[in-house]
Order: sequence, then C1' cells, then structure tokens
RNA sequence: GCGAAAGUAGUUUAGUGGCAGAACGACAGCCUUCCAAGCUGUGGACGUGGAUUCGACUUCCAUCUUUCGCU
Repeated sequence: GCGAAAGUAGUUUAGUGGCAGAACGACAGCCUUCCAAGCUGUGGACGUGGAUUCGACUUCCAUCUUUCGCU
C1' cells in the first nucleotide's frame, strides 16, 4: 500500500427497516442477629459524520479504532 472482518450498557453479547433486549456486574429495598446466598426493583448502551427512507443498530458512502491475510 491492497483486501477482509468486527465496533451495541462496566464486561460478554442478541437484535436481517417499525417500542434497543438478555446474562453477569453496579446501586437500592426485602430477607438474615451480621455476612454470604436468595427475591424484587432502579439506572446505564447502537464508534463518528453524512446520504436514502414516513421511519435506520439494520441499507449506502466516507472516516476512526482493533484484528486477520497479502505485498
């Protein structure tokens, strides 16, 4: 330099154009003499910038980061 893949919550991830979900973790409450475990609840996320569309995590373009391959 060329090509490919991935980017969603603190972490691991689901989500093939129509309400952004789950698990673990965090916090609060219940329970317990206390702690742990258990139960209930709360908050928290679509890498960035544009385009298409009534509507974009999703489609297109560019760009950033990471990984892999080729040279």